Notes
The RNA shown here (transfer RNA) has 72 nucleotides and comes from a Parcubacteria group bacterium.

[in-house]
RNA sequence: GCCCCUAUCGUCUAGCGGUCAGGACGGUGCCCUUUCAAGGCGCAAACACCGGUUCGACUCCGGUUGGGGGUA
Numbered sequence: 001g002c003c004c005c006u007a008u009c010g011u012c013u014a015g016c017g018g019u020c021a022g023g024a025c026g027g028u029g030c031c032c033u034u035u036c037a038a039g040g041c042g043c044a045a046a047c048a049c050c051g052g053u054u055c056g057a058c059u060c061c062g063g064u065u066g067g068g069g070g071u072a
Base pairs, nucleotide, nucleotide: 001071002070003069004068005067006066007065010025011024012023013022018055027043028042029041030040031039048064049063050062051061052060
C1' cells in the first nucleotide's frame, strides 16, 4: 500500500427497519442489620463521526476516524 472484520452507558455485552435501546458488573439513594458484608427495591448513565436509502435507521449503503487481523 491492498483486503477483511469491528465500533452500543465507566467496563463487558443483547438488540436481523417501527415501542421508554435491554441485561450483568461497577456507581448511587432507600430498606434490612447494633454496624459491616450479603440481600431487597429504586435512580443515573450509551448507539464513534459525516452523508445517503427509507414513511421510518443502533440496524441497510458510502465515506472519515479509531481498534484488530491477513497479505507482498

Its Rfam family is "tRNA". Gene Ontology term of the family: triplet codon-amino acid adaptor activity. It is annotated as a transfer RNA. It was read from a public genome assembly.